[in-house]
Record summary:
A computed fold for a 1490-nucleotide RNA from an uncultured rumen bacterium, annotated as small-subunit ribosomal RNA. Its mean pLDDT, the model's own confidence on a scale to 100, is 84. Its Rfam family is "Bacterial small subunit ribosomal RNA". The RNAcentral record of the sequence draws on ENA and SILVA.

RNA sequence: AGAGUUUGAUCAUGGCUCAGGACUAACGCUGGCGGCGUGCUUAAAACAUGCAAGUCGAACGGGCGAUUGAGGAAAGCUUGCUUUUCUCGAGAGCUAGUGGCGGACGGGUGAGUAACGCGUGAACAAUCUGCCUUUCACUGGGGAAUAACAGAUAGAAAUAUUUGCUAAUACCGCAUAUGACCACAACGAGGCAUCUCGAAGGGGUGAAAGAUUUUAUCGGUGAAAGAUGAGUUCGCGUAACAUUAGCUUGUUGGUGAGGUAACGGCCCACCAAGGCGACGAUGUUUAGCCGGCCUGAGAGGGUGAACGGCCACACUGGAACUGAGACACGGUCCAGACUCCUACGGGAGGCAGCAGUUAGGAAUAUUGGGCAAUGGGGGAAACCCUGACCCAGCAACGCCGCGUGAAGGAUGAAGGUCCUCGGAUUGUAAACUUCUGUUAUAAAGGAAUAAGAAAGUGAAGGUACUUUAUGAGAAAGCACCGGCUAACUAUGUGCCAGCAGCCGCGGUAAUACAUAGGGUGCAAGCGUUGUCCGGAAUCAUUGGGCGUAAAGGGAGUGUAGGUGGUUUUGUAAGUUAAAUGUGAAAUCCUAUGGCUUAACCAUAGAACUGCAUUUAAUACUGCAUGGCUAGAGUGUGGAAGAGGAAAUUGGAAUUCCUAGUGUAGCGGUGAAAUGCGUAGAUAUUAGGAGGAACACCAGCGGCGAAGGCGGAUUUCUGGGACACAACUGACACUGAGACUCGAAAGCGUGGGGAGCAAACAGGAUUAGAUACCCUGGUAGUCCACGCCCUAAACGAUGGAUACUAGACGAAGGAGGUAUCGACUCCUCCUGUGUCGUAGCUAACGCGUUAAGUAUCCCGCCUGAGUAGUACGGCCGCAAGGUUGAAACUCAAAGGAAUUGACGGGGACCCGCACAAGCAGAGGAGCGUGCCAUUUAAUUCGACGAUACUCGAAAAACCUUACCAAGGCUUGACAUCGGAUGAAUAGCGUGGAAACACGUGAAGUUAUAGCAAUAUGACAUCCAGACAGAUGAUGCAUGGUUGUCGUCAGCUCGUGUCGUGAGAUGUUGGGUUAAGUCCCACAACGAGCGCAACCCUCGCUAGAAGUUACCAUCAUUCAGUUGGGGACUCUUCUAGGACUGCCGUGGAUAACACGGAGGAAGGUGGGGAUGACGUCAAAUCAUCACGUCUCUUACGUCUUGGGCUAUCGGCGCGCUACAAUGGCUAUUACAAAUUGUCGCAAUACCGUAAGGUGGAGCUAAUCACAAAAAAAUAGUCUCAGUUCGGAUUGUGGGCUGCAACCCGCCCACAUGAAGUUGGAUUUGCUAGUAAUCCCAAAUCAGCAUGUCGGGGUGAAUGCGUUCCCGGGUCUUGUACACACCGCCCGUCACGCCAUGGGAGCCAGGAGUACCCAAAGUCAGUGGCCUAACCGCAAGGAGGGAGCUGCCUAAGGUAAUACUGGUGACUGGGGUGAAGUCGUAACAAGGUAACC
Repeated sequence: AGAGUUUGAUCAUGGCUCAGGACUAACGCUGGCGGCGUGCUUAAAACAUGCAAGUCGAACGGGCGAUUGAGGAAAGCUUGCUUUUCUCGAGAGCUAGUGGCGGACGGGUGAGUAACGCGUGAACAAUCUGCCUUUCACUGGGGAAUAACAGAUAGAAAUAUUUGCUAAUACCGCAUAUGACCACAACGAGGCAUCUCGAAGGGGUGAAAGAUUUUAUCGGUGAAAGAUGAGUUCGCGUAACAUUAGCUUGUUGGUGAGGUAACGGCCCACCAAGGCGACGAUGUUUAGCCGGCCUGAGAGGGUGAACGGCCACACUGGAACUGAGACACGGUCCAGACUCCUACGGGAGGCAGCAGUUAGGAAUAUUGGGCAAUGGGGGAAACCCUGACCCAGCAACGCCGCGUGAAGGAUGAAGGUCCUCGGAUUGUAAACUUCUGUUAUAAAGGAAUAAGAAAGUGAAGGUACUUUAUGAGAAAGCACCGGCUAACUAUGUGCCAGCAGCCGCGGUAAUACAUAGGGUGCAAGCGUUGUCCGGAAUCAUUGGGCGUAAAGGGAGUGUAGGUGGUUUUGUAAGUUAAAUGUGAAAUCCUAUGGCUUAACCAUAGAACUGCAUUUAAUACUGCAUGGCUAGAGUGUGGAAGAGGAAAUUGGAAUUCCUAGUGUAGCGGUGAAAUGCGUAGAUAUUAGGAGGAACACCAGCGGCGAAGGCGGAUUUCUGGGACACAACUGACACUGAGACUCGAAAGCGUGGGGAGCAAACAGGAUUAGAUACCCUGGUAGUCCACGCCCUAAACGAUGGAUACUAGACGAAGGAGGUAUCGACUCCUCCUGUGUCGUAGCUAACGCGUUAAGUAUCCCGCCUGAGUAGUACGGCCGCAAGGUUGAAACUCAAAGGAAUUGACGGGGACCCGCACAAGCAGAGGAGCGUGCCAUUUAAUUCGACGAUACUCGAAAAACCUUACCAAGGCUUGACAUCGGAUGAAUAGCGUGGAAACACGUGAAGUUAUAGCAAUAUGACAUCCAGACAGAUGAUGCAUGGUUGUCGUCAGCUCGUGUCGUGAGAUGUUGGGUUAAGUCCCACAACGAGCGCAACCCUCGCUAGAAGUUACCAUCAUUCAGUUGGGGACUCUUCUAGGACUGCCGUGGAUAACACGGAGGAAGGUGGGGAUGACGUCAAAUCAUCACGUCUCUUACGUCUUGGGCUAUCGGCGCGCUACAAUGGCUAUUACAAAUUGUCGCAAUACCGUAAGGUGGAGCUAAUCACAAAAAAAUAGUCUCAGUUCGGAUUGUGGGCUGCAACCCGCCCACAUGAAGUUGGAUUUGCUAGUAAUCCCAAAUCAGCAUGUCGGGGUGAAUGCGUUCCCGGGUCUUGUACACACCGCCCGUCACGCCAUGGGAGCCAGGAGUACCCAAAGUCAGUGGCCUAACCGCAAGGAGGGAGCUGCCUAAGGUAAUACUGGUGACUGGGGUGAAGUCGUAACAAGGUAACC
């Protein structure tokens, strides 16, 4: 620091996802040690049990009391001792109670709280402060009670009542008293408004407590300071929602009284009517805040565990008491819920202290040790208490450190895995050898932490640590390996099982699933899940955008607000600088130090970017002040204009009415029909009525803010431009809310209504046609008034200002020049257009009218769908508008441009493509192939063009792959090992044959060697490796082939252009059969194709003449023979044709047309030759081949059958339907082949097929071989025939082991359909079509097929509108599997979330009223009452009781809000190959859209 993912590819936009870090974590697998930390995030749910706050006897009276003194009495006897007992004392120590201090700290939790709660900085002249420190002064003298205790009583208990006694540092008076307090107060000082401080003076009020180990301490009281702590106030900051916009009555303020430590509506009475709010009040939801912590480059974002500060709370709600401090976690009272005890009368309780339990939950520990340390409470102290704390236990929960061994060790062991079988890898890894001892185990020693003058005191702990010994022994896993992302193979599976963070893998060769081997990463951990930040510049202050991707408000006027020209002076709010205070500690950072290191800890520094105060500066901004005129406005002048409103008026046209003329149609369409018309239409003439719109002018001309505005005239009226520079002097720009305007359609009321025309009706079209087309036609369109308020309201571009090249138009104004004058020409300003530089932009494009460069203000955007929908609010008569979500679903949606493909887009061109012709097919019969059906089998493949007389250039057996039956199992065939030297022919038996059994003649062979022998061949037998497969997959493949198409195309290098995909070249103008050639051109060249080179036919020449030929000369029946080399012909070699020549056209080109010459003329005819590629085209059955499958069978052999079946359908052919013909007879003329496994002549036989026979020929020699149509002559005479020949019968022939299934041919007989063929469709442009025969391959035999050959030999072509196919350019595109594309909506079915819904249920908050506990405060007749006063009566004071105000909980009532649920219902999303149509994308077949 980036990466993946939209596309065929590209750029940009934009979302989704990943890599990083962090956790109070949890889960899965695994787990050696130690140190330091951390550990209920959920139910502020409920809690058994134990502990967590006591202490002081040096405050007090009692009680108990070890011990002990004195005295008395009794008993025992040892007579002076013992025991017992009584009385009076002393008394260590312990202690319930009174009293004091502490239980307001420490510890826990985060429910509540959006608040002066917290943070930060100030203030208190508006305050209090126990213990502590300092200072001053004092501590005199009295009194009355009361617990305990004793007695009595009630109760189950808790506890309570009563009588009596007693003490104090408990309580109460009195005295004294200040710088205390109160009222008065001369005077002085100060400040901050009220005021504050000091203070002479006299007056009033108010204190105290003692204890003791003893004479020094600890206390007590008043006062003044300090410190600490607390209280209160203020500035600033502190979550979301405006689909929460108004809130408030003690509310805001005042006066007075009360209350408080203190200010204050804090409370009360009265008075006023205020106060808060768009700078967000009120309401709702959520939340303890901060130092910090996590992340980030930072700015920020998230968070508030542990540690520290503050706040709040203590079962829920309320309340006060005590106290220095509480409205009190382990205090009190009341109410409520819950739990427990109970004798049913009544009582007790509060773990959000430490452990622990239950519950909840994915999930969080021991009912441990100790007060040794630190700290706290009490005490004079000893000491006591302390679940604070210090330690230990549990947990890989986190961070940090260490280990699981080190060195050597190749035969690269075994085993595993892979393999091309050679090997590779695991891998120096192991084994093995030599070592080490961190940890571990055992033993021995053994701390610091303990401070202070000494002594004593250690829970942790016999721990850390040290030493010795033993011994490699006890210690490695987890995830991943398609890309992102480091790391690959095998097997299994077969869209199954499964994986997946995103893209996506899996349908038989999966590096993506599962397993194994190997590898990569991290490591006592590793992965997963969850959450946060980052990446994300994806809310953009730093740091984004808005023409087309999401996004400019429809337009204007203008309020608040924001921003603002030039200059003087002042000020100092912002700003800048310095200083001071503060910014707690911890954390982070730096340095140093301490634990062996690190984590961790300590010390010091820096930092804490903030806030406040003071001082200084004055450039800029602000504020104040005085000027200026360039912004803005006013004025004067003459011009322009469909600017607006109202009134009046005009002609053309449509329609209607009346009348005339006139007759049969009119109208309408692609074609028709509905419709109108003989009751007279349409047409035409004249007159009239009525409404609406204004031709020409008219122009990317004008005006207006936009919507919008068009005959003419008049009236009223708004705005702008130009010229001048007289006036004002910043008066400006923008503009949230607000207000006004706002096309069309629509709504209301009243008019009007000619034409047009939703709805509607009819006619057509159509599969349908609720449409497009036609005939009609109502709202509406028009007017007046009032609503509606939306449009693709668009320049898809908000407004203002300034700056930044030009060129060319046309509009308005002004000036100048020219002219007699005018349009004209030049300059300036304004508005309006086209092109274009720089620049900008993703590109397209924009470009002084910016989308450039800048400033200011407003509006708006943040993935797509859901959805501009739902709910709520506001507006509207309604229609509806405006504001405007979510759940859920997807990984895209969208923009611009590129290359293709496609279009019922365009242009150009070509082709037997059409047209023009000729002959056919489609109808008949037959042949043949295919489908379908059948069958034991009817083997398999090929299926639009590009399957169907195709593979098959020959199915009776064989072929043959199929079926039935019978056999074989190393096999019919190949290689290797061993043995033998034969195997075998023939014969016999069985059998359908294969084969089985028996018999069995002759008898091995080649090479080397003298030979033995060896090797090889051949054959048999044995054993296993293996053979074999026309079994599967042509969608695993090679090779071969078809097709587009013999169409003219397909590409590359370098350069150039473009961010890029790509473009250019290859386009354009001509031309060609051709990307053929010429010219132009940011291209210049090149390659594969085209053409040519090759073969053949056509002409000539030369050479050569046998088997070919024969003109001349002989000769013959005959080129038969001699002869010839002329001719034909054959073979070879050359020539020839190149638009070369002429003319015309063309651009002086390419080239085209015409002509000459020539055998041939513009590629001379034909063939071979098939570019890059397309169709997952065809073929695993030609062959080859991967993988899979079979292996006494899916192999192989044999016999028989089948491939030849047969209702029917299709393709390709043959023969015909006849007279251009049939038949009979006669007579001609070919070419190209083939032949010894053969062709076969002459001759003879047979009606014939054929037979007999065999000359000749290994072929220019002989043969097949007759060519046929044709010609000549005759006959038939238009008929189902002398046409046609199917079918059938009989008899023959040929081939062949064998013609039954199932061959061909001959003769005789039989003599079917068929009289030229519907829709539709095929071939062909010249030696072609048509027609006629001939040959060959295959082949024993079988040809209407195929492939060749020659004979006879036409017609037509205007032309490119249309059909089909193709090429080039261009255009549109939502297609790219590329139109056989894409894609929309209803309906049906499943699932999901959601709106409405009669209602039902629940919740919190509020309002009004009722009732009202405890309690403070206030009042209070009677009652009770120790201290003080009083001789007394009584009083002061106090108490209970009662009453009142307030009030928790509770109750009642009516609303509003939120959530849940609900028959039914609405739309939405999604789902496999459902139904109906075809709306959109191409002119999408009616352009689309708002």